RNA sequence: GCCGGAAUAGCUCAACAGGCAGAGCAACCGCCUUGUAAGCGGUAGGUUCCUAGUUCGAUUCUAGGUUCCGGCA
Numbered sequence: 001g002c003c004g005g006a007a008u009a010g011c012u013c014a015a016c017a018g019g020c021a022g023a024g025c026a027a028c029c030g031c032c033u034u035g036u037a038a039g040c041g042g043u044a045g046g047u048u049c050c051u052a053g054u055u056c057g058a059u060u061c062u063a064g065g066u067u068c069c070g071g072c073a
Base pairs, nucleotide, nucleotide: 001072002071003070004069005068006067007066010025011024012023013022019056027043028042029041030040031039049065050064051063052062053061
């Protein structure tokens, strides 16, 4: 230099041939317990990497950019 993949909650990851953004763990509150752990119930937490475009509507499609990973040279 060229090609491909990834970027979504504190962490690990879903979601989608465009139509309400979710789960597990972690955090917080409660139940249980003499107490702790485990277990059970609940609450909160998101500018879906950035900038534009298409669209009634974009996490999803298009263009450019950034970072990381892999391959080729």
Predicted 3D model of a 73-nucleotide RNA (transfer RNA) from an Elusimicrobiota bacterium. Model confidence (mean pLDDT): 81 of 100. It matches the Rfam family "tRNA". Rfam classes the family as a transfer RNA. Rfam's curators write: Transfer RNA (tRNA) molecules are approximately 80 nucleotides in length.